[in-house]
RNA sequence: GCUACCAACCGGGUUAUCGCUCCCUUUACUGGGUGAGGAAAGUCCGGACAGCACAGGGCAAUGUACCGGUUAAGAGCCGGGGAGCGCGGUAACGCGUUAACAGCAAGUGCCACAGAAAAUAACUGCUCUGCGAGAGCGGAGUGAGGGUGAAAAUGUGGGGUAAGAGCCCACGGUUGUAACAAGUAAUUGUUAUGACGGGUAAACCUUGCAUGCUGAAAUGCCACGUAUACCGGUGAUUGAGGGCGGCCCGCCCGAUGCCGGAGGGUAGGCAGCUAGAUCCCGUCAGUAAUGGCGGGGCCAGAUAAAUGAUGACCACCCGCCGGAUGCACGUCACCGUGCAUCCGGCGGGGACAGGAUCCGGCUUACAGGUUGGUAGCUUUU
Numbered sequence: 001g002c003u004a005c006c007a008a009c010c011g012g013g014u015u016a017u018c019g020c021u022c023c024c025u026u027u028a029c030u031g032g033g034u035g036a037g038g039a040a041a042g043u044c045c046g047g048a049c050a051g052c053a054c055a056g057g058g059c060a061a062u063g064u065a066c067c068g069g070u071u072a073a074g075a076g077c078c079g080g081g082g083a084g085c086g087c088g089g090u091a092a093c094g095c096g097u098u099a100a101c102a103g104c105a106a107g108u109g110c111c112a113c114a115g116a117a118a119a120u121a122a123c124u125g126c127u128c129u130g131c132g133a134g135a136g137c138g139g140a141g142u143g144a145g146g147g148u149g150a151a152a153a154u155g156u157g158g159g160g161u162a163a164g165a166g167c168c169c170a171c172g173g174u175u176g177u178a179a180c181a182a183g184u185a186a187u188u189g190u191u192a193u194g195a196c197g198g199g200u201a202a203a204c205c206u207u208g209c210a211u212g213c214u215g216a217a218a219u220g221c222c223a224c225g226u227a228u229a230c231c232g233g234u235g236a237u238u239g240a241g242g243g244c245g246g247c248c249c250g251c252c253c254g255a256u257g258c259c260g261g262a263g264g265g266u267a268g269g270c271a272g273c274u275a276g277a278u279c280c281c282g283u284c285a286g287u288a289a290u291g292g293c294g295g296g297g298c299c300a301g302a303u304a305a306a307u308g309a310u311g312a313c314c315a316c317c318c319g320c321c322g323g324a325u326g327c328a329c330g331u332c333a334c335c336g337u338g339c340a341u342c343c344g345g346c347g348g349g350g351a352c353a354g355g356a357u358c359c360g361g362c363u364u365a366c367a368g369g370u371u372g373g374u375a376g377c378u379u380u381u
Base pairs, nucleotide, nucleotide: 001377002376003375004374005373006372007371008370009369010368012314013313014312015311016310017309018308020035022033023032024031037352041363042362044361045360046359047358048357049215050214051213052212056249057248058247059246061211062210063209064208065207066080067079068078069077070076081101083098084097085096086095087094088093102206103205107204108203109200110199111198123146124145125142126141127140128139129138130137131136154172155171156170157169158168159167173196174195175194176193177192178191179190180189181188182187219271220270221269222268230261231260232259233258234257241253242252243251244250278297279296280295281294282293283292284291285290316349317348318347319346320345321344322343323342324341325340326339327338328337329336330335
């Protein structure tokens, strides 16, 4: 220097004409102002806000799962712990990365193919033994050797035995318990002692904790209109139906009712609605997430839904052409070729995407550019 990946940030500017939303203004669309994003997206998580519910008990359901902190809150974020994987290292360890990181040592289920056997293990082998002339056939023991597999019954060595085996012993491994020490804790270390249980809970399940429902088409109000009519069914306190998110008990409401049919009418407006866990800068506390304080700023409110189209100039990127300078090669000069930088001309390009109550996160998409990091290649020293 180039390429790839990762992270953070930016994600064109000025102006003219025509057009649109909202606000102010005007006799008058007359004049002025205003107008999308880092993700406005997916709607995954959490809240604000609103309405309904808010005697109680049981069952069920859903979510969640190391520790501490942060916050309005969280399945977010920050810090820490242990585990898996990768790289470096003889090792100790270091760096990076991943994850629903409680429990298969409560119970049940499942474990393809291969293999004798996938959890009440005898195919081969080994040992003892019965029969047999023998080849061999049978019984018992054995998980040590072989082979299969993703995984094979705690590893190595010794003792022991007919052969073997945690059967016994030594040193280890994994794990439970207790004591002590460090730490807020998760956890770690040491000592003592017990056990040896294959895997799987994003299998059922068990344990702890949490959880009312709905969602701006919420909800409140105004205006307009209508059929308290018609037909069928059902019901009167011995109660139809409704409410208490599901079920049961229980409680409450309940008659111009409730269910169905065929019809009549309306489908407009206002509030909610945008000044807020707000944005920018500084400073302080904290490892950090984050918070406090001070100063400054005001930043869309549409409703079938505005924020657009075209042109010019500038900036950026790409390609081609010309010129200048430098370097390399062709033996040198001239000249030619290639590369780099600068200048000029011509042509082309600009992503992902777009509010709909608001906010905090997460995830995904993104042309081009800037900065930083990692890896590879190349050049020079």
This is a predicted structure of a 381-nucleotide RNA (Bacterial RNase P class A) from a Chitinophagales bacterium. It was read from a public genome assembly, where an Rfam model found it. Its Rfam family is "Bacterial RNase P class A". About the family: Ribonuclease P (RNase P) is a ubiquitous endoribonuclease, found in archaea, bacteria and eukarya as well as chloroplasts and mitochondria. By type it is a ribozyme. Its mean pLDDT, the model's own confidence on a scale to 100, is 75.